RNA sequence: AGUAAGGCGGGCAAUCGCAGCCAUCCGGCUGAGGAAAGUCCGGGCUUCACAGGGCAGGAUGCCGGAUAACGUCCGGCGGAGGCGACUCCAGGGAAAGUGCAACAGAAAAUUACCGCUGCCUCCCUCUCAGGGUCCCCGCGAAACCUGUUUCGCGGGGAAACGGGCAGUAAGGGUGAAAAGGCGGUGUAAGAGACCACCGUCCCCCCGGUGACGGGGGGAGCCGUGCAAACCCCAUCCGAAGCAAGGUCAGACAGGAAGCGAAGGUGCCCUGCCAGCUUCCGGGUAGGCCGCUUUAGGAGAUCGGCAACGAUCCUCCAAGAUAGAUGAUUGCCGGGCGGAUCACUCCGCUCACAGAACCCGGCUUAUAGCCUUGCU
RNA sequence: GCCCUUGUAGCAUAAAGGUAAGUGCAGCCGGCUCAUAACCGGUGGAUCAAGGUUCGAGUCCUUGCUGGGGCACCA
Numbered sequence: 001a002g003u004a005a006g007g008c009g010g011g012c013a014a015u016c017g018c019a020g021c022c023a024u025c026c027g028g029c030u031g032a033g034g035a036a037a038g039u040c041c042g043g044g045c046u047u048c049a050c051a052g053g054g055c056a057g058g059a060u061g062c063c064g065g066a067u068a069a070c071g072u073c074c075g076g077c078g079g080a081g082g083c084g085a086c087u088c089c090a091g092g093g094a095a096a097g098u099g100c101a102a103c104a105g106a107a108a109a110u111u112a113c114c115g116c117u118g119c120c121u122c123c124c125u126c127u128c129a130g131g132g133u134c135c136c137c138g139c140g141a142a143a144c145c146u147g148u149u150u151c152g153c154g155g156g157g158a159a160a161c162g163g164g165c166a167g168u169a170a171g172g173g174u175g176a177a178a179a180g181g182c183g184g185u186g187u188a189a190g191a192g193a194c195c196a197c198c199g200u201c202c203c204c205c206c207g208g209u210g211a212c213g214g215g216g217g218g219a220g221c222c223g224u225g226c227a228a229a230c231c232c233c234a235u236c237c238g239a240a241g242c243a244a245g246g247u248c249a250g251a252c253a254g255g256a257a258g259c260g261a262a263g264g265u266g267c268c269c270u271g272c273c274a275g276c277u278u279c280c281g282g283g284u285a286g287g288c289c290g291c292u293u294u295a296g297g298a299g300a301u302c303g304g305c306a307a308c309g310a311u312c313c314u315c316c317a318a319g320a321u322a323g324a325u326g327a328u329u330g331c332c333g334g335g336c337g338g339a340u341c342a343c344u345c346c347g348c349u350c351a352c353a354g355a356a357c358c359c360g361g362c363u364u365a366u367a368g369c370c371u372u373g374c375u
Numbered sequence: 376g377c378c379c380u381u382g383u384a385g386c387a388u389a390a391a392g393g394u395a396a397g398u399g400c401a402g403c404c405g406g407c408u409c410a411u412a413a414c415c416g417g418u419g420g421a422u423c424a425a426g427g428u429u430c431g432a433g434u435c436c437u438u439g440c441u442g443g444g445g446c447a448c449c450a
Base pairs, nucleotide, nucleotide: 001375002374003373004372005371006370007369008368010332011331012330013329014328015327016326018031019030020029021028022027033352037363038362040361041360042359043358044357045241046240047239048238057237058236059235060234061233062076063075064074065073066072077091078089079088080087081086092232093231097230098229099226100225101224113172114171115168116167117166118165119164120163121162122132123131124130125129133158134157135156136155137154138153139152140151141150142149143148144147180198181197183195184194185193199221200219201218202217203216204215205214206213207212245289246288247287248286254280255279256278257277258276259275263273264272265271282449283448284447296315297314299312300311301310302309303308333350334349335348336347337346338345339344376446377445378444379443380442382440385400386399387398388397393430402418403417404416405415406414423439424438425437426436427435
């Protein structure tokens, strides 16, 4: 200098005040957090629903483990980054099917634009052969470096206007991505057509619980990317939430519509009553339980690399309901500013934030400080 | 406390993942007019924020922020 993990989160005292509990009274004891936050996951608890299974919908997605459970955590594997300690990864399937890939480019998935090569035809010449191109002018288009380049058309000149069929993915240019890479053999030119190395796929052996790794053999290997596009496969999930729900007391005023397989009346249906749902109207804004003993906290030992688990011991540590947990003073601590040579003195200030049924995580906010391992 | 939901210029809205995010009103400048309005021409301004997937994100995913709405009991 960096990297990873963990911790603290101003301290003590006095006075006054607030909330809860204990006490006949005097009085005594206790009183926010690492995130109490966001409500993003999971569970407990409560009510409703529910034979089992399926459809629909949602979530997750390498392997093994932890756990009440998880999308969390731990340990590994593979990939990417870093000199390194270490960090990051929604990390199944694209050969089940559908869809998309703008612009550019010939072609975006059974690619032929230029180029290269063979054959046929046509043309030219100095004719057992070689060649079919170049220059100038005008117009149009595109690009940018604004005066150049490329392409197309027309005209002119130099010997020659050229056309068709086929092969070829080596070369050019476009793009985020171009049909395994590179070197050689080969060929008319070329090409996994063939060969070596590397990569990919398949099979076997060995190691590992497994993801996977190592070795050997085979296949010359058409089939790109996107699934945080639809989808397929595997696994999991009933719904709502403490304003759940129960109970006591008090007040009021009922009405309308619908449902009705299952209650009562009835022999049965209709009907009526009870019941349920919705709407309009009315009343109350109360007490208690749920409620804080919890997968609870601290410590020790043992097992495990670890997450975590087991045993022992010890402690009780907020419970409000419009919501208490605060204020002042003194001393100490940190920071900032000023005065001072300095000792020191004076002033200001103390991060983020604040329980509301309870836990396990994740994410986000957080001044300043401390500890440990490693490079 | 719990649940649902929204976010594109000042306002109202559009955009099968593919130009340089479109349109109307409003704003500004110029014209017309003696002047204002109307009208005509021109012009500026936006995807709530940060990451990720993808060649490419307003759109898909994650996290945060912000706005809005609903919920008690009794007969």
Notes
Two RNAs folded together computationally: RNase P RNA and transfer RNA, 450 nucleotides in total. Rfam match: Bacterial RNase P class A. Rfam classes the family as a ribozyme. Rfam describes the family as follows. Ribonuclease P (RNase P) is a ubiquitous endoribonuclease, found in archaea, bacteria and eukarya as well as chloroplasts and mitochondria. Its mean pLDDT, the model's own confidence on a scale to 100, is 77.